[in-house]
């Protein structure tokens, strides 16, 4: 550099679940655990989940720059903020084989 993910590590990271701490909370962090994992490193960009708050948000048409009036969706939750990369996808690095 290109390809691959078959194998292999006394290394490496750490699920549940505990104990301490920060958050309203989803979870974060630090220690302890070791279900796993070849990216379970790194980015919250699409989707999904979950919290938290709770009524607006889309389309179209005029008007032209944020109103208007329609029609649809909306407390069986709209929109907004957040969590999650150990949920799926995309990006970016690295480890191993090979060539």
């Nucleotide at each position: 550099a290109u390809a691959g993910a078959a194998a292999a590590a006394u290394g490496c990271u750490a699920c549940a679940c505990c104990u301490g701490u920060c958050g309203u909370g989803a979870g974060g962090c630090a220690g302890g655990g070791c279900c796993a994992g070849a990216a379970a490193a790194c980015c919250a960009u699409g989707g999904g989940u979950c919290u938290u708050u709770g009524a607006u948000g889309c389309u179209a048409u005029a008007a032209c720059u944020u109103u208007a009036u329609a029609g649809c969706a909306g407390a069986u939750g709209a929109g907004a903020a957040g969590a999650u990369c150990g949920c799926c996808a995309g990006g970016u690095u690295g480890c191993c084989u090979a060539u």
Annotation:
The RNA shown here (c-di-GMP-I riboswitch aptamer) has 99 nucleotides and comes from Sulfurovum sp. It was read from a public genome assembly, where an Rfam model found it. The prediction has a mean pLDDT of 80.